The part of an RNA shown here (large-subunit ribosomal RNA, domain VI) has 270 nucleotides and comes from an Acidiferrobacteraceae bacterium. The organism belongs to Acidiferrobacteraceae, within Bacteria.

[in-house]
Context: one part of a larger RNA
RNA sequence: CGUUGGAGAUUUGAGAGGAUCUGUCCUUAGUACGAGAGGACCGGGAUGGACGUACCUCUGGUGUACCGGUUGUCAUGCCAAUGGCAUUGCCGGGUAGCUAUGUACGGAUGGGAUAACCGCUGAAAGCAUCUAAGCGGGAAACCCACCUCAAGAUGAGAUCUCCCCGAGAGUGCAACUCUCCUAAAGGUUCGUCGUAGACCACGACGUUGAUAGGCGGGGUGUGUAAGUCCAGUAAUGGAUUGAGCUAACCCGUACUAAUUGACCGUGAGG
Numbered sequence: 001c002g003u004u005g006g007a008g009a010u011u012u013g014a015g016a017g018g019a020u021c022u023g024u025c026c027u028u029a030g031u032a033c034g035a036g037a038g039g040a041c042c043g044g045g046a047u048g049g050a051c052g053u054a055c056c057u058c059u060g061g062u063g064u065a066c067c068g069g070u071u072g073u074c075a076u077g078c079c080a081a082u083g084g085c086a087u088u089g090c091c092g093g094g095u096a097g098c099u100a101u102g103u104a105c106g107g108a109u110g111g112g113a114u115a116a117c118c119g120c121u122g123a124a125a126g127c128a129u130c131u132a133a134g135c136g137g138g139a140a141a142c143c144c145a146c147c148u149c150a151a152g153a154u155g156a157g158a159u160c161u162c163c164c165c166g167a168g169a170g171u172g173c174a175a176c177u178c179u180c181c182u183a184a185a186g187g188u189u190c191g192u193c194g195u196a197g198a199c200c201a202c203g204a205c206g207u208u209g210a211u212a213g214g215c216g217g218g219g220u221g222u223g224u225a226a227g228u229c230c231a232g233u234a235a236u237g238g239a240u241u242g243a244g245c246u247a248a249c250c251c252g253u254a255c256u257a258a259u260u261g262a263c264c265g266u267g268a269g270g
Stems, first nucleotide, its partner, number of pairs: 001152001005163007015149004021049007033038001051106005059100004066093005071086006110144003117137004164269001166180005181267001186264004190206005211257003214253005221245002227240005
């Protein structure tokens, strides 16, 4: 921009893409078959491999925003306690998120029309013949069925709901232009953000508010803070104490910031 007034939702599916894999074991059954050796079709069940999709409860990884230990050195006047630097100084753990080696699920089932092939009826050709007329069966291939996208499918579809019912002038009489009035439904901008994200877009929220931060509580992680007291000459140990601290998690709470506005979109649709 189009989709022939505008708008918000919900959809149909032309079409396109994805997927389509397979082993082993048990049973049927040591049955059919076979002198024996051996050993099934059909059907039922279980469990794997590779591949794919989703996810993070579990097992792990990461986790330079969390906690702790520790070396050297400098600083806060000193002790103590902290902070800076040294690859995050080094080391031990670890929340959220992300993630696989972890977890769950998938390739199921059924139908249609067929291939090779197997048939029925059957002439040409008194026989025979699956074929010439006609009618069946038949595969991981094909078309559906399964999953995803999808009306720019310009062939632009459908359904529901919402909104707009003023006046005047000019000319080339046209789906035109101008002036005044009017400005809907809805949308955008702007702001607070994330389940989204390169930007854009998408999604949530904007005081009739829990959108983010803060704060309160909880969870999780770390592992017994500082100070004081006690024991010891001291290093250190013990008590207060599972203490203190705790990111991205959960619940709550208007304390802070989402203020006020502006713009687009018209007047019933040849």

The full RNA is in RNAcentral, with records from ENA.